[in-house]
Context: one part of a larger RNA
RNA sequence: AGGAUAUUUGAGAGGAGCUGUCCUUAGUACGAGAGGACCGGGAUGGACCGACCGCUGGUGUAUCUGUUAGGCAUCAAGCCUAUGGCAGAGUAGCCAAGUCGGGAAGGGAUAAACGCUGAAGGCAUCUAAGCGUGAAGCCCCCCUCAAGAUGAGAUAUCCCAUUCCGCAAGGAAGUAAGACCCCUUGAAGACGACGAGGUAGAUAGGGCAGAGGUGGAAGUGUGGCAACACAUGGAGCUGACUGUCACUAAUCGGUCGAGGG
Numbered sequence: 001a002g003g004a005u006a007u008u009u010g011a012g013a014g015g016a017g018c019u020g021u022c023c024u025u026a027g028u029a030c031g032a033g034a035g036g037a038c039c040g041g042g043a044u045g046g047a048c049c050g051a052c053c054g055c056u057g058g059u060g061u062a063u064c065u066g067u068u069a070g071g072c073a074u075c076a077a078g079c080c081u082a083u084g085g086c087a088g089a090g091u092a093g094c095c096a097a098g099u100c101g102g103g104a105a106g107g108g109a110u111a112a113a114c115g116c117u118g119a120a121g122g123c124a125u126c127u128a129a130g131c132g133u134g135a136a137g138c139c140c141c142c143c144u145c146a147a148g149a150u151g152a153g154a155u156a157u158c159c160c161a162u163u164c165c166g167c168a169a170g171g172a173a174g175u176a177a178g179a180c181c182c183c184u185u186g187a188a189g190a191c192g193a194c195g196a197g198g199u200a201g202a203u204a205g206g207g208c209a210g211a212g213g214u215g216g217a218a219g220u221g222u223g224g225c226a227a228c229a230c231a232u233g234g235a236g237c238u239g240a241c242u243g244u245c246a247c248u249a250a251u252c253g254g255u256c257g258a259g260g261g
Base pairs, nucleotide, nucleotide: 002159003158004157005156006155007154008153012145013144014143015142018046019045020044021043022042023041024040030035048102049101050100051099052098056096057095058094059093063089064088065087066086067085068082069081070080071079072078106140107139108138113133114132115131116130160260162173163172164171165170178256179255180254181253182198183197184196185195186194203249204248205247206245207244208243209242210241212238213237214236219232220231221230222229223228
């Protein structure tokens, strides 16, 4: 020096950069008074930006319930169409009006400006040599991307030195680690991509149990002339949520991929 899988460095690029009011220092310094600070300390806002859904809410196109008209075939139960027919609620997800956080502090070099020492020019002078202070600005610091940075970096771990042609350079083949095709899919997504998984399996569906939602199913019984009410019974039903179970589908397979200075 080769082929991989992870984790990284940071050349460089982008983002952010805002500001009010109040309290205190202190009715102090200053000022005849009226008035009224610098410096420093603390609190709380506005707009903007980012993230999130525990709270407050919005949506929630078929989750539950009520109900109108027509139809299905006739009571009951139920289904369909009418903007989800209309209306009352509402999980997840998405979201703001909700919640949390941010622009803080610090360092370096400076601008205007203010200085020290100091000659030319016995004085003076911040400047000519030299040395300082100094801004929401500049460079760092903070956040994000980033080795196509072809100058292609680093670290850890894995794979091994095969066969054929060739004098050699090199070329070809089957492989290794590994990856992909294909498939089940996702809080990822236009498609690629990215993430989880592929029977040695909980990836999706489904079953079961629960959470959450709705709000008291059908049938039966009792009461009432009846509409209806009550009991059985926090009932029945239930999309996305949590867990569990291989019941269904990820089967079987195929392709690529090093040989090194």

Large-subunit ribosomal RNA, domain VI from an uncultured Lachnospiraceae bacterium, 261 nucleotides, folded computationally. Rfam family: Bacterial large subunit ribosomal RNA. The coordinates come from a structure-prediction model, not an experiment, and the mean pLDDT is 88.